The part of an RNA shown here (small-subunit ribosomal RNA, 3' major domain) has 489 nucleotides and comes from a metagenome.
Context: one part of a larger RNA
């Protein structure tokens, strides 16, 4: 000095508690991990900081694993063989999963590309993340970290970096042997709200005029349609430049820094990103033509082809989905979103409207769209209205299984997904334990994207409906600072 331990005092956090909400843990199923099994069930990761993670939803490929079969994509150098031929390829039959001349029989063909040996390369999802780079995660979302000059000390070191108040903050005020600085915090960037002010818009609209249709109380008014008129405009829509909030105003408390309340206001803490110093023998050699060393290198751990596996099931654990119904289920009707994406470079694979056929899945045929133009006013779901059911493992629930059909694909058996009919299991609100969370949040509800030939119980976003309870504390769990004492390095 302090990664640690004891004690004391402050401060902080829904990865802590309190007050609550939704749960999870119980059931069925999906999925990851272990175990077991297996030719193989490839493998990494194991408290927070492994386990719907590896962007990991694997039918082939992927693919690393298992069982088999070809190929050389063995550069280059040296030596040898060798034009009287180094070698290459092959029909048929046998052989083989195979229309692999792989091998054998049989002979043809080729012509210095090769073949044999040695050295040396190359490749490797082979090993080592405890040899490494880079990246990521975590300590650690807290406020922390460091020089220069000066002071103290023989020195390591210390002061600065603080008694106090304040702040989300080592944020400020102040105190002051320190002064003046740097990184981090803040500022910043993106995003969400406001602008009847600017700039505009036939790929967005509005208003007016005109035309057409329709309703009524018919010289008029209302509703709807019209790329017909470029008539006007920018409120709505889009998006550029800007503005706007600074605790600015008032009051209270406080010496100040600041805190609280009120008013004015679209906002008086929107949400995220970025993020220091020092570390970890945290993860990744399976992201890389990043990479050391080791292994292997032709009967290959290279590469490719065929098949299987990663999906296996007495069991244990984790993330989830669906439920256990009446605040509900089913059948009708009505009515509203916002993020996105869409025919590609290699590249086969796009988003889809109308019409017709079909119970549906789906099919046929005409189109539109490289997109504010078409899908599309994305007529989403929950919600709302009407009707039926009526507390019954029931019309709740939809597991499991049978049969049939369509679609994707070379291929669907171990059943890709989907559809129809039938079947109708557990589950009557879940023990100990435990997770997440405070405002347009939790929760309910659907939609889009990623993956994608087929394709969401996952993830990342988006809107819609929208609570209860705190606005505190250090009791539990942890973190930071200070003091103390003495063990320890």
């Nucleotide at each position: 000095u302090g990664a640690c331990g004891g004690a004391a005092g402050g401060g902080c956090a829904c990865c802590a508690c309190c007050a609550g909400g939704a749960g999870u843990g119980g059931a069925g199923c999906c999925u990851g991990c272990g175990g077991c099994u297996u030719a193989a069930u490839u493998u990494g990761a194991c408290c927070c900081a492994a386990c719907a993670c590896g962007g990991g939803a694997a039918a082939a490929c992927u693919c690393a694993c298992c069982c088999g079969g070809c190929c050389c994509g063995g550069a280059c150098a040296c030596c040898g063989u060798a034009a009287g031929g180094a070698u290459u390829g092959a029909c048929a039959g046998a052989u083989u999963g195979a229309g692999a001349g792989c091998u054998c029989u049989u002979u043809c063909u080729u012509g210095a590309u090769u073949c044999g040996g040695u050295g040396g390369g190359u490749g490797g999802u082979g090993g080592u993340g405890c040899a490494u780079g880079g990246c990521c995660g975590u300590u650690c979302u807290u406020a922390g970290u460091u020089g220069g000059u000066g002071g103290a000390g023989c020195g390591a070191u210390u002061u600065g970096u603080c008694u106090g108040g304040u702040u989300a903050a080592u944020u400020c005020c102040g105190a002051u042997a320190a002064c003046g600085a740097a990184c981090g915090a803040g500022a910043c960037u993106c995003u969400a709200g406001c602008c009847u002010g600017c700039u505009a818009a036939a790929u967005a609209g509005u208003u007016c005029a005109c035309c057409g249709a329709u309703u009524c109380a018919c010289c008029g008014a209302g509703u709807c349609g019209g790329u017909g008129u470029u008539a006007a405009c920018u409120u709505c829509u889009u998006a550029g430049a800007g503005g706007g909030a600074c605790a600015a105003g008032u009051g209270g408390c406080g010496u100040u820094a600041g805190c609280c309340a009120c008013a004015c206001g679209a906002g008086a803490u929107u949400g995220a990103g970025c993020a220091a110093u020092a570390a970890c023998a945290g993860g990744u050699c399976u992201g890389u033509g990043a990479u050391g060393c080791c292994c292997u290198u032709a009967g290959a751990u290279g590469u490719u082809c065929g098949g299987g596996g990663c999906c296996g099931c007495a069991c244990g654990c984790g993330c989830g989905c669906u439920a256990c119904a009446c605040u509900g289920a089913a059948g009708g009707a009505a009515u509203c979103a916002g993020c996105g994406u869409g025919u590609g470079u290699u590249c086969u694979c796009c988003c889809u409207g109308a019409u017709c056929c079909g119970a549906a899945a789906g099919g046929a045929c005409c189109g539109g769209g490289u997109a504010a133009c078409c899908c599309g006013u994305u007529g989403a779901a929950c919600c709302u209205c009407c009707u039926u059911c009526g507390u019954g493992c029931u019309a709740g629930g939809g597991a499991u299984u049978g049969u049939g059909g369509c679609u994707u694909g070379c291929a669907a058996u171990u059943g890709u997904u989907c559809c129809a009919c039938a079947u109708g299991a557990a589950c009557g609100a879940g023990g100990a334990a435990u997770u997440c969370c405070c405002a347009g949040u939790a929760a309910g509800c659907g939609c889009g994207a990623g993956u994608c030939a087929u394709a969401a119980g996952c993830u990342c976003g988006c809107g819609u409906u929208g609570a209860u309870u705190g606005c505190g504390u250090c009791c539990c769990u942890g973190c930071c600072c200070u003091u103390u004492g003495u063990a320890c390095a």
RNAcentral holds the full RNA, with entries from SILVA. It matches the Rfam family "Eukaryotic small subunit ribosomal RNA". A reference for the family is Yusupov et al. (2001), "Crystal structure of the ribosome at 5.5 A resolution", Science.